[in-house]
RNA sequence: AAUUCUGUAGCUCAGUGGUUAGAGCACUUGCUUCGCAAGCAAGCGACCUGGGUUUGAUUCCUAGCAGGGCGA
Numbered sequence: 001a002a003u004u005c006u007g008u009a010g011c012u013c014a015g016u017g018g019u020u021a022g023a024g025c026a027c028u029u030g031c032u033u034c035g036c037a038a039g040c041a042a043g044c045g046a047c048c049u050g051g052g053u054u055u056g057a058u059u060c061c062u063a064g065c066a067g068g069g070c071g072a
Base pairs, nucleotide, nucleotide: 003069004068005067006066007065010025011024012023013022018055027043028042029041030040031039048064049063050062051061052060
């Protein structure tokens, strides 16, 4: 070079075209405690980038970027 897979929250992952994208851990605040931990309640926080298809795209297509596998 060629081939293949992945890219969603600080981390690990769901979400197979339809009305403001969820979970666990983490973080913040409150309750509780003399204080800490644990527990309970609430909150913060994300779709890799550009283009295309579509009434509608995290989802489909395409190019790029980043990372991984295989392989010489």
Predicted 3D model of a 72-nucleotide RNA (transfer RNA) from Callorhinchus milii. Taxonomically the source falls in Callorhinchus (Eukaryota, Metazoa, Craniata, Gnathostomata). It matches the Rfam family "tRNA". From the family's description: Transfer RNA (tRNA) molecules are approximately 80 nucleotides in length. Rfam links the family to the GO term triplet codon-amino acid adaptor activity. Rfam classes the family as a transfer RNA. RNAcentral holds the sequence, with entries from Rfam.